[in-house]
RNA sequence: AUGCGGGAGAGUGCCGGGGCGGGGAAAUCCGUUGCCGGUCGCCGAAGGAGCAACCGCCCCGGAAUCUCUCAGGCCAAAGGACCGCAU
Numbered sequence: 001a002u003g004c005g006g007g008a009g010a011g012u013g014c015c016g017g018g019g020c021g022g023g024g025a026a027a028u029c030c031g032u033u034g035c036c037g038g039u040c041g042c043c044g045a046a047g048g049a050g051c052a053a054c055c056g057c058c059c060c061g062g063a064a065u066c067u068c069u070c071a072g073g074c075c076a077a078a079g080g081a082c083c084g085c086a087u
Base pairs, nucleotide, nucleotide: 001087002086003085004084005083006082011040013039014038015037016036017035018033019032020031021030022029023028041074042073043072047070048068049067050066054062055061056060
């Protein structure tokens, strides 16, 4: 590095629009949505950044599971630091 397995946290929030289904004469009401926009809250274990324990070929470098959340994520899926096995 590759393959397989395990792998957490946090609203499936609210508002508006669109689509779909149902009721209704209509106005419109209810449900749903892998859709779009806005808004606040939250999480951190892709990545990124900061401090620095620590480490080294030592005055120069490398540096986190800590910190910050730009990115990412908050139903599921995907992703996922890290761990185990195999090559």
This is a predicted structure of an 87-nucleotide RNA (Glycine riboswitch aptamer) from uncultured Sphingobium sp. Its Rfam family is "Glycine riboswitch aptamer". Rfam describes the family as follows. This family represents the bacterial glycine riboswitch. Its family is annotated with glycine biosynthetic process in the Gene Ontology. Taxonomically the source falls in Sphingobium (Bacteria, Pseudomonadati, Pseudomonadota, Alphaproteobacteria). The sequence is in RNAcentral, with records from MGnify. The model forms 90% of the base pairs in the Rfam consensus.